[in-house]
RNA sequence: UAUCCGAAAUAGCAAACCUGCUGAAAGGCAGGGACGCAAAGCCAUGGGUCUACCAUCCCGCCCGGCGGGAUCAUGACCGCCAGGCUGCCGAA
Numbered sequence: 001u002a003u004c005c006g007a008a009a010u011a012g013c014a015a016a017c018c019u020g021c022u023g024a025a026a027g028g029c030a031g032g033g034a035c036g037c038a039a040a041g042c043c044a045u046g047g048g049u050c051u052a053c054c055a056u057c058c059c060g061c062c063c064g065g066c067g068g069g070a071u072c073a074u075g076a077c078c079g080c081c082a083g084g085c086u087g088c089c090g091a092a
Stems, first nucleotide, its partner, number of pairs: 005090002012037002017032006035079001041085003045082003048077003055071007
């Protein structure tokens, strides 16, 4: 110095929940707030999970409209797992 690893220290991020904005929804953004996180930094590449505006089918009704159900991702989740890229510190 590098890799593995994760004691200590300096920093960092921010779950649930509340408020506002946005979206059909899942969700996202901002403020507050901390459950936790050695990558809880970034990437939707492979799985997985979530949602279904639209579309298709079925049923019903006050019938060319409305309501309900099912299927569907090119939408979403990186704080679900794996993978890729990058990064602070340096005890055993």
This is a predicted structure of a 92-nucleotide RNA (c-di-GMP-I riboswitch aptamer) from an Anaerolineales bacterium. Its mean pLDDT, the model's own confidence on a scale to 100, is 88. The sequence was found by an Rfam model in a public genome assembly. Rfam family: c-di-GMP-I riboswitch aptamer. Gene Ontology term of the family: cyclic-di-GMP binding.